A computed fold for a 101-nucleotide RNA from Massiliimalia timonensis, annotated as THF (Tetrahydrofolate) riboswitch aptamer. Model confidence (mean pLDDT): 75 of 100. Of the family's consensus pairs, 83% are formed in the model. Rfam family: THF (Tetrahydrofolate) riboswitch aptamer. Rfam describes the family as follows. Tetrahydrofolate (THF) riboswitch was first reported for Ames et al. as an RNA motif in 5' untranslated (5'-UTR)regions of folate transport and biosynthesis genes in Firmicutes genomes. Rfam links the family to the GO term tetrahydrofolate metabolic process. The RNAcentral record of the sequence draws on Rfam.
């Protein structure tokens, strides 16, 4: 100089367990403002993420005790949060690391 090659935030997806909603929030879309975060170091998007807001679509309800709105209970919901499992994984770009040469 050359070949491999590891390492992150995160993202999906299962599992218990704990809450919400089912009197429809929540979720999933779309426009707009703002903010962050994106391998050990630097740079960073039209990519990701979160908050604020506007505007589109949309639903699963039952059962029992009591009895007048509660309670326990099975269920739903591309539901919120913890823990675990498995997975995918720096958008690019240059620098560095590790192993061989």
């Nucleotide at each position: 100089g050359g070949c491999a090659g590891a390492g992150u935030a995160g993202g999906a997806u299962c599992u218990u367990g704990u809450g919400c909603g089912u009197u429809a929030a929540g979720u999933g879309c779309u426009g707009u403002a703002u903010g962050a975060a994106c391998g050990g170091g630097g740079a960073g998007u039209u990519g990701u993420c979160a908050u604020a807001u506007a505007g589109a679509c949309g639903a699963a309800a039952g059962g029992u005790a009591a009895g007048g709105u509660u309670a326990c209970u099975u269920g739903c919901g591309g539901u919120a949060c913890a823990a675990g499992g498995u997975u995918c994984g720096c958008a690019u770009c240059c620098c560095g690391c590790u192993g061989c040469u």